Molecule: transfer RNA
Organism: Candidatus Nomurabacteria bacterium
């Protein structure tokens, strides 16, 4: 330099172009317990950036940024 894949919560992952973007772990609060752990209930928190297509975009298209890989 060319090509491919990927970017969603603090972490690991979901989400046919259509419901309030969900789950687990984590964090906080409460309950339980003599105390802690475990268990239970609740809360918390995210679509890399900017355009385009569309009635509607995490999803499709263009550009950029970043991560990984193949070739040179």
């Nucleotide at each position: 330099g060319u090509c491919c894949u990927c970017g969603u919560a603090g972490u690991u992952c979901a989400a046919u172009g259509g419901a309030u973007a969900g789950a687990a772990c984590g964090g906080c609060u409460c309950a339980c317990u003599c105390c802690u752990a475990a268990c239970g209930a609740g809360c918390u928190g995210a679509u890399c950036c900017a355009g385009g297509u569309u009635c509607g975009a995490c999803u499709c298209c263009c550009g950029g940024c970043g991560a990984g890989g193949a070739c040179a």